A computed fold for a 350-nucleotide part of an RNA from a Bdellovibrionales bacterium, annotated as small-subunit ribosomal RNA, central domain. The organism belongs to Bdellovibrionales, within Bacteria.
[in-house]
Context: one part of a larger RNA
């Protein structure tokens, strides 16, 4: 390498947009490049298959014949794929009507807590814990009442509800902006579908610059428990948590399940729509499309389980595995300020 594979055994790229490449809807015609069929021509000889023959047989050797996947050229076929034209509307996609959403930026605003200041009432506690202490407290804490400051997060609503490609979104409001559904009329006329590379976004934590600091809170300090306790548990506290501008590119970035298309019982919840029927009117009930969960048929699985939201049947096109350990390392590239990150072996060893 071929095969076999990928939810949990080794394996799905963190996620999009897309550019080369693979693949690609019905119909008509051309045209013969794959693609099927004859011919001719090569296709040494030996060998290997067949027939005959020679050594007492055989091995071995002589003659004949076959076949020789190829290749070249020629003549035809024309289903399919491929090229070319001409068309089609069902894939795709626009344009009108309506729908729903924490989908994104920005700027503005509220209300409750915390924390801290001032002032008032009021005294010897307070906090903590298994149970203490460290801590704060009569230079009046704690508790309560008032005004104010300042930051960061939005209780209830709140949902196996909603949105987004992922990452991720959640108090109100304004601007501006992206996607999606769903009903039919119009229009375009295959314009799809994936997509090495590439490009763009990507939680945390971290890092530079410059602001902010209210909570929590690595490291630190102290108190405690402990044989020790460089830890769980208490008191304290800085980095950082926030902004805003630049990086970093990683995660159990998980549905551990890659994207598209078509197909294969059903029953039951619930979003958003559309149509019917009834009704005064919301509700109820059919019907349907799109999502989102549960239970199951067949079928799949090694088992667990998956089952129209496949892990079923099938094609396409992309990633990507091939014992364990060394090692996601080491040496090189590339990229980073740095941390580091990505690509990525052996040698020895089981």
């Nucleotide at each position: 390498u071929u095969g076999g594979g990928c939810g949990u055994a080794a394996a799905g790229g963190g996620u999009g947009u897309g550019u080369a490449g693979g693949u690609g809807g019905c119909u008509a015609u051309g045209u013969a490049a794959g693609u099927c069929a004859g011919g001719u021509g090569u296709g040494a000889a030996a060998g290997c298959c067949c027939c005959g023959g020679g050594c007492u047989c055989a091995a071995c050797c002589c003659g004949g014949g076959a076949a020789g996947u190829g290749c070249a050229u020629u003549u035809g076929a024309u289903a399919c794929u491929g090229c070319g034209u001409a068309g089609c509307u069902u894939g795709a996609g626009u344009a009108c009507c309506g729908a729903a959403g924490a989908g994104g930026a920005u700027a503005g605003u509220g209300g409750a807590a915390u924390u801290c200041c001032a002032g008032g009432u009021g005294u010897a506690g307070u906090g903590g814990u298994g149970a203490a202490a460290u801590a704060c407290g009569u230079a009046g804490a704690u508790a309560u009442c008032u005004g104010g400051a300042g930051g960061a997060a939005c209780a209830c609503c709140g949902g196996u509800g909603g949105c987004g490609a992922a990452g991720g979104c959640g108090g109100c409001u304004a601007u501006c902006u992206g996607g999606u559904c769903g009903a039919g009329u119009a229009c375009u006329g295959a314009c799809a579908c994936u997509g090495a590379g590439a490009c763009a976004c990507g939680a945390a934590a971290g890092c530079g610059u410059g602001g902010g600091g209210a909570u929590c809170a690595a490291a630190c300090a102290g108190g405690a428990u402990u044989a020790g306790a460089u830890a769980c548990c208490c008191u304290g506290g800085u980095a950082g948590u926030c902004c805003a501008c630049g990086c970093c590119g990683u995660a159990a970035a998980c549905g551990a399940u890659g994207g598209g298309u078509a197909c294969u019982a059903g029953g039951u919840g619930u979003u958003g729509g559309a149509g019917g029927a009834a009704u005064u009117g919301a509700c109820c009930c059919c019907u349907u499309c799109a999502g989102u969960g549960c239970c199951g048929a067949a079928g799949c699985u090694a088992a667990c389980g998956c089952a129209u939201u496949a892990a079923g049947u099938a094609c396409c096109c992309c990633g990507c595995c091939u014992g364990g350990g060394a090692a996601g390392u080491a040496c090189g590239g590339c990229c980073g300020c740095a941390a580091g990150g990505u690509u990525a072996a052996a040698a020895c060893u089981c």